[in-house]
Context: one part of a larger RNA
């Protein structure tokens, strides 16, 4: 100068505290440890690995194991010789890659020597490597922590190392702003400019809207440009106006007007730096190490194994509930090798025929909790739905090992869960359904959208992490 202290002062944070829900118990789904195994491919590993890479493992993907296969090569650029167009179709052998035969076909320029393009051969430089090392590295990322710091130039102190400045009184979400002061500037970060959201006005009305007028089953239709809404410009909010409290300051607390009031509300954005943190398997990229294998192509198989532990989630243990009828009400996507409306067939998943949409026009598409009736009567039941047979649909070359739905039958555990331990302060927790990437298929994940809609916050003495001074 830091860093540490079960040293001190100040301060803040879902950190305690006050609450709600929940995990930990069970079935399941999914990671991951460990066993196992021919493989069960590699990463990641205390906060800050473990529904993580992986926005989707049947083959492929794929790297892994087992068998068959090549050897200038699945790929790339070029060089000498040489044979043939190049492909296409068929067959046969085989697990397949390949192997072999038949048939077609017989390009383009041209000085008729050959050149070009493309394929096979031979040959030797060279290709390949998801081998090694993230402790050679670039790149990008996690974290601490959106915490409020973290430094620079002259000047001054100080033999130096370094201080100062950035400390002190006060404020603030903030090194944010004032005042003071051997300091006077400035720079990265705070904020502020970006984008959504909350109110208005102007302009524009079409696939959206419909007050009034015409009309109808039905904003369909004539019409309207009011209103809703769409997207484009603008207005708005600044502690601007009072008051009080402060130091006559920054500010803070009421209030007023107001759609919003003191950062309105969300997001983007993460200083100088720590963890030799993470990644050589996204990519690049030294060095090493391999070259008839650790490269390559093919099939089958594994990555789905199963006394076990953990994490992470789903679905329960009812009556605020199940189930059966019956009636509402979203918002953000997404649709052409797609969405698929409606009609017939089925109990159904689904199957056939099919309108309309490259979409504010047509479709996915039923919103679900909810509301209104009816039925269960507190039981392992009409709670839960795990397992299991059985018949079936769909996607695909193929659903054995390994995949989704559908229906019959079946009906396990579980009666709210030690120790302890997560997460939330408002449109937030809880609950409820919905959509999307991936994707043939295959969510209880993962991002997204709305509806319904709480409770508490005495405080900061304690655990936890953090900043300031000392």
């Nucleotide at each position: 100068u830091g860093a540490c202290g079960g040293g001190g002062a100040c301060c803040c944070g879902c950190a305690c505290a006050a609450g709600c829900a929940g995990c930990g118990g069970a079935g399941c789904a999914u990671g991951u440890g460990g066993u196992u195994u021919a493989a069960u491919u590699c990463g990641a590993u205390g906060c800050a690995a473990c529904g993580c890479g992986a926005a989707g493992a049947a083959c492929c993907u794929u790297a892994c194991c087992g068998g068959g296969g090549c050897u200038u090569g699945a790929c790339a650029a070029a060089u000498a010789c040489u044979u043939g167009a190049a492909g296409u179709a068929u067959g046969u052998a085989g697990a397949g890659a390949u192997a072999c035969a038949u048939a077609u076909g017989a390009u383009u320029c041209u000085u008729c020597g050959g050149a070009a393009g493309c394929a096979g051969g031979u040959a030797a430089a060279c290709a390949g490597g998801u081998g090694g090392u993230g402790c050679a590295u670039g790149g990008u990322u996690g974290u601490c922590g959106u915490c409020a710091g973290c430094u620079c130039g002259u000047g001054u102190c100080g033999u130096g190392a370094g201080a100062u400045g950035u400390u002190g009184g006060g404020u603030u979400a903030g090194g944010u702003c004032c005042c003071g002061c051997a300091a006077c500037g400035a720079g990265c970060g705070c904020a502020a400019c970006c984008c959504c959201u909350a109110u208005g006005c102007u302009u524009a009305g079409u696939u959206a809207c419909c007050a009034g007028c015409a009309g109808u089953a039905a904003g369909a239709u004539g019409g309207g440009g009011a209103c809703u809404c769409u997207a484009a410009g603008c207005a708005g909010a600044c502690u601007g106006c009072c008051g009080a409290u402060g130091a006559u300051a920054a500010a803070u607390c009421g209030g007023a007007g107001g759609a919003a009031g003191g950062c309105g509300g969300g997001g983007a954005a993460g200083a100088c730096g720590u963890c030799a943190a993470a990644u050589c398997a996204u990519c690049a990229u030294g060095c090493c190490c391999u070259u008839u294998a650790u490269g390559u192509c093919c099939c089958g198989g594994g990555c789905u194994a199963c006394a076990c532990a953990c994490g992470u989630g789903c679905u329960a243990c009812a009556a605020u509930g199940g189930u059966c009828g019956g009636c509402a009400c979203a918002g953000a996507g997404g649709g052409a090798u797609g969405c698929g409306a409606c009609a017939u067939a089925g109990a159904g998943a689904u199957a056939u025929g099919a309108a309309g949409c490259g979409a504010a026009a047509c479709c996915c598409a039923a919103a679900a909790a909810g509301c209104c009736g009816g039925u269960c009567c507190c039981a392992g039941u009409u709670c839960g739905g795990a397992u299991u047979g059985u018949a079936g649909g769909c996607u695909g070359c193929a659903a054995u090992u390994c995949g989704c739905c559908u229906a019959c039958a079946u009906g396990a555990a579980g009666u709210c869960g030690g120790a302890g331990u997560u997460g939330c302060u408002a449109g937030u927790a809880a609950u409820c359904g919905c959509a999307a990437a991936u994707c043939a298929g295959a969510a209880u994940g993962u991002u997204g959208c709305g509806g319904u809609g709480a409770a508490u916050g005495c405080g900061u003495u304690c655990c936890c992490g953090g900043g300031u001074c000392u």
A computed fold for a 470-nucleotide part of an RNA from an uncultured bacterium, annotated as small-subunit ribosomal RNA, 3' major domain. RNAcentral holds the full RNA, with entries from ENA, Greengenes and SILVA.